The RNA shown here (SAM riboswitch aptamer (S box leader)) has 147 nucleotides and comes from a Candidatus Nanopelagicales bacterium.
Its mean pLDDT, the model's own confidence on a scale to 100, is 78.
Its Rfam family is "SAM riboswitch aptamer (S box leader)". Rfam describes the family as follows. The SAM riboswitch is found upstream of a number of genes which code for proteins involved in methionine or cysteine biosynthesis in Gram-positive bacteria.
[in-house]
RNA sequence: ACCUCAUCUCGAGGGGCAGAGGGACACGGCCCGAUGAAGCCCCGGCAACCGACCGGUCACGUGCGGACCACCGCGCCCUUCUGGGGCCAGCCGGUGAAGGUGCCAAUUCCGUCCGGCCCGCAGAGCGCGGGCACGGGAAGAUGAGCA
Numbered sequence: 001a002c003c004u005c006a007u008c009u010c011g012a013g014g015g016g017c018a019g020a021g022g023g024a025c026a027c028g029g030c031c032c033g034a035u036g037a038a039g040c041c042c043c044g045g046c047a048a049c050c051g052a053c054c055g056g057u058c059a060c061g062u063g064c065g066g067a068c069c070a071c072c073g074c075g076c077c078c079u080u081c082u083g084g085g086g087c088c089a090g091c092c093g094g095u096g097a098a099g100g101u102g103c104c105a106a107u108u109c110c111g112u113c114c115g116g117c118c119c120g121c122a123g124a125g126c127g128c129g130g131g132c133a134c135g136g137g138a139a140g141a142u143g144a145g146c147a
Base pairs, nucleotide, nucleotide: 003145004144005143006142007141008140013043014042015041016040017039021032022031023030026112027111028110029109044104045103046102049100050099052095053094054093055092056091057090063074064073065072066071075087076086077085078084079083108139113136114135115134116132117131118130119129120128121127
């Protein structure tokens, strides 16, 4: 890289260098851009995936838990012992923003595939065209897991 899962209408920009493009790809639309695009650097910010801290809970093995899983855990101590209690991991809830990522125009800018709804045209046919801040899919992005 691939694969799996979660999230994606919230939020958050200044400066320097640079100099014509940019909004992932193709097409269409619509935007951003010489009042300076991409890219690089500095500083700032947003958010809360991982990690951190606090509290709760505390391991029924043809099974249970970890969203998924190929991967991981199912353990330790005390005891008056068919039992009871405490705890680690994990999980749940919360806090918070020092760390690892990410992000800081427009829903992931919108459409394309499937479905729904609405409008117009045609009508004896089973269509054509348009619209929707309606749902889903695909694709993509980011994180985490795996590798």
Lineage of the source: Bacteria > Bacillati > Actinomycetota > Actinomycetes > Candidatus Nanopelagicales.